The part of an RNA shown here (small-subunit ribosomal RNA, central domain) has 352 nucleotides and comes from an uncultured organism. The coordinates come from a structure-prediction model, not an experiment, and the mean pLDDT is 85. It matches the Rfam family "Bacterial small subunit ribosomal RNA". The RNAcentral record of the full RNA draws on Greengenes.

Context: one part of a larger RNA
RNA sequence: CUGGGCGUAAAGAGCGCGUAGGCGGUCCUGUAUGUCGAUUGUGAAAGCCCUGGGCUUAACCUAGGAAUUGCAGUCGAAACUGCAGGUCUUGAAUGCUUGAGAGGGUGGUAGAAUUCCAGGUGUAGAAGUGAUAUUCGUAGAUAUCUGGAGGAAACACCAGAGGCGAAAGCAGCCACCUGGCAAUGCAUUGACGCUGAGGCGCGAAAGCGUGGGGAGCAAGCAGGAUUUAGAUACCCUGGUAGUCCACGCCAUAAACGAUGGAUACUAGAUGUCUGGAGUGUUAACCCUCUGGGUAUCGGAGCUAACGUAUUAAGUAUCCCGCCUGGGGAGUACGGUCGCAAGGUUAAAACUC
Numbered sequence: 001c002u003g004g005g006c007g008u009a010a011a012g013a014g015c016g017c018g019u020a021g022g023c024g025g026u027c028c029u030g031u032a033u034g035u036c037g038a039u040u041g042u043g044a045a046a047g048c049c050c051u052g053g054g055c056u057u058a059a060c061c062u063a064g065g066a067a068u069u070g071c072a073g074u075c076g077a078a079a080c081u082g083c084a085g086g087u088c089u090u091g092a093a094u095g096c097u098u099g100a101g102a103g104g105g106u107g108g109u110a111g112a113a114u115u116c117c118a119g120g121u122g123u124a125g126a127a128g129u130g131a132u133a134u135u136c137g138u139a140g141a142u143a144u145c146u147g148g149a150g151g152a153a154a155c156a157c158c159a160g161a162g163g164c165g166a167a168a169g170c171a172g173c174c175a176c177c178u179g180g181c182a183a184u185g186c187a188u189u190g191a192c193g194c195u196g197a198g199g200c201g202c203g204a205a206a207g208c209g210u211g212g213g214g215a216g217c218a219a220g221c222a223g224g225a226u227u228u229a230g231a232u233a234c235c236c237u238g239g240u241a242g243u244c245c246a247c248g249c250c251a252u253a254a255a256c257g258a259u260g261g262a263u264a265c266u267a268g269a270u271g272u273c274u275g276g277a278g279u280g281u282u283a284a285c286c287c288u289c290u291g292g293g294u295a296u297c298g299g300a301g302c303u304a305a306c307g308u309a310u311u312a313a314g315u316a317u318c319c320c321g322c323c324u325g326g327g328g329a330g331u332a333c334g335g336u337c338g339c340a341a342g343g344u345u346a347a348a349a350c351u352c
Stems, first nucleotide, its partner, number of pairs: 004323003007306002012320001014202004021195003025088001027086005034080001035077008049065006091192001092189005097183003103178007115149007125136002163170002207249006216243002221238004260319006268297011280285001301308002325352003334345004
């Protein structure tokens, strides 16, 4: 290489946009790139293979044939493929009409709670734990009432295995700006499509830089106690980075459905979200049919089994990524990116 694989055994890139490339709907005409047929030339000899011949046989030698699956020329075929021209509407897209939604961004704003400050009432405890102690409190705490400040830190109920988003993720309320999705019917374009090496963009938390902010929480840290062989933990009292905001980096996660994307086909049952049509009904609503999402059960099939099963891990096609015994190692070296932390690409010796 061929071949075999990637839910859990090694293996789907965290996610998207998209370049080159690969692949690609219906019908007609032409062409003849691939493809197929015929024929000619060439494909040295020897060897291999077949049939004979010669050394007493064999090895060996020798004659003829076959083979040399290739290349080139010429003539032809036109189904498929390519190319050129045309055609169509079902793939794709656009417009109009509707619909649902924590999709994104900016600004504004409400209430509850914690903490702190001031004042009133009031007196000896409060807090904390399995039990204590550190801690707070007669300089008046805790409790309770009134007023205020601050963090624009988080948004109870609604709330649902509910919704939206490519993923990361997204939740008080209002306004503005803005992306995507779905449905019905009509119109328009007429294959405009799928995938996507590189590339570009987005990307939780932690972390980094500069400047703000700091209520609560809280790594590191300090103290207390307990357990214990020890207890640098688990529990408690404090408490700094950080958590928050703006701008700029970082680019990783069990970034998980551990399941790449697209298209078509292949029994059903039930729930739920959101559209459309219809029967009955005044209506709410129920029922029937139909589209899109989401979830549970289940048959065939598949699977090593577990399981999966129209949201496939079934049956097929196209494109990309990835795997090839364990350790060494996602490491060293080199390259590249980064302020750094480190990321990415990625071995070998040796060993079992």